Context: one part of a larger RNA
């Protein structure tokens, strides 16, 4: 190097795009690099193997042969891969006509609600716990009715629905703007799939500059509890969350299950289309892209997966190799930092 694996035992990169590179549909005709077959020329000697010989056997010595699986060369041969050529539509795209949708960007509205603020009615308590206290209240708290402000989140709809590549997306309206599906014709014609490096996106929380802060709430404080209580519960509370640009690059970033393709019994929901059927209905059948729930083969160590696969195969990647030390240390790159990333040994069971 071949051999074994990656749902839960070590172990699918957090998710696209895509360069080397690997791998690739149907068919004409050529070529003959790979590829089959023969043919020469070489493949020192000595080993090794086969058959013989000499030392009293053996170990050694030795004569022969066969091997030397190799590598040129050269004759054929043409299925299969390669390459040139023509052609083909089933793969893949373009074009048209639809459809559903919290996909994504940016103005703008809107109503409940929570706090504060003013006014007014009105009085002694409110709040909060198991129970209390700390807090707040006669300088009128709490309630309550009107009115004002400023924020953040949008109840009901609502749903193992939907949309998205993932991270994620949820109030209306405009505009802008990505992808999906779904018919049925016309076009291109293999324009394909994966994808080391490389690019972008990427919850939270944190980072810088500058707003903005209603609730909420690390840190902090004060009060209970408790042997103690740097906590769990209470009163308060600043960063932060919220907005603008730039950082950061991580998650139990999970379906702990890479991406694409092909095929392999049924059954029952449910979302978007598309057909058709009659009894036109709260109805059936088809079919097609999604999202579930059983479950048959067949797989798995078992659990359980089971056409949304963990099943049968085929193309690429990525990754594993007792356990700890350790995702550490050191060197490299990237960061304002935090720290990420790549990443070992000694030692030890």
């Nucleotide at each position: 190097c071949u051999g074994g694996g990656c749902g839960u035992a070590a172990a699918g990169c957090g998710c696209g795009c895509g360069u080397a590179g690997g791998u690739g549909g149907u068919u004409u005709g050529a070529u003959a690099a790979g590829c089959u077959a023969g043919c020469u020329g070489u493949g020192a000697a000595a080993g090794c193997c086969c058959c013989g010989g000499g030392c009293u056997c053996a170990a050694c010595c030795u004569g022969g042969g066969a091997a030397c699986u190799g590598c040129a060369g050269u004759u054929a041969g043409a299925a299969c891969u390669g390459u040139c050529u023509g052609a083909c539509u089933a793969g893949a795209g373009u074009a048209c006509a639809g459809u559903a949708g919290a996909g994504g960007g940016u103005g703008g509205c809107g109503g409940a609600a929570u706090u504060u603020c003013c006014u007014g009615u009105g009085u002694a308590g409110c709040g909060g716990u198991g129970a209390a206290a700390u807090g707040c209240g006669u300088a009128g708290a709490u309630a309550u009715a009107g009115g004002a402000a400023g924020g953040a989140a949008c109840a009901u709809c609502a749903g193992u629905g939907g949309c998205g590549a993932a991270g994620g997306c949820g109030g209306c309206c405009a505009c802008c703007u990505g992808g999906a599906c779904u018919g049925a014709u016309a076009c291109u014609g293999a324009c394909a799939c994966u994808g080391a490096g490389g690019u972008g996106c990427g919850a939270a929380a944190g980072c810088g500059u500058g707003g903005g802060g209603a609730g909420c709430a690390a840190a902090c404080a004060g009060g209970a509890u408790u042997a103690g209580a740097u906590a769990c519960c209470c009163u308060g509370g600043u960063a932060g969350u919220c907005c603008a640009c730039g950082c950061c690059g991580u998650a139990a970033a999970c379906g702990a299950u890479g991406u694409c393709u092909a095929c392999u019994a049924g059954c029952c929901g449910u979302u978007g289309g598309g057909a058709g059927a009659c009894u036109u209905g709260a109805u059936c059948u088809c079919u097609u892209a999604g999202u579930g729930g059983c479950g048959c083969a067949g797989u798995u160590a078992a659990c359980g997966c089971g056409a949304u696969a963990a099943g049968u195969a085929g193309a690429c990647c990525g990754c594993u190799u007792g356990g700890g030390g350790a995702g550490u240390a050191c060197g490299g790159c990237c960061g304002c930092a935090a720290g990420g990333u790549u990443a070992a040994a000694a030692c030890u069971c």
This is a predicted structure of a 349-nucleotide part of an RNA (small-subunit ribosomal RNA, central domain) from an uncultured bacterium. The full RNA is in RNAcentral, with records from ENA and SILVA. Its mean pLDDT, the model's own confidence on a scale to 100, is 89.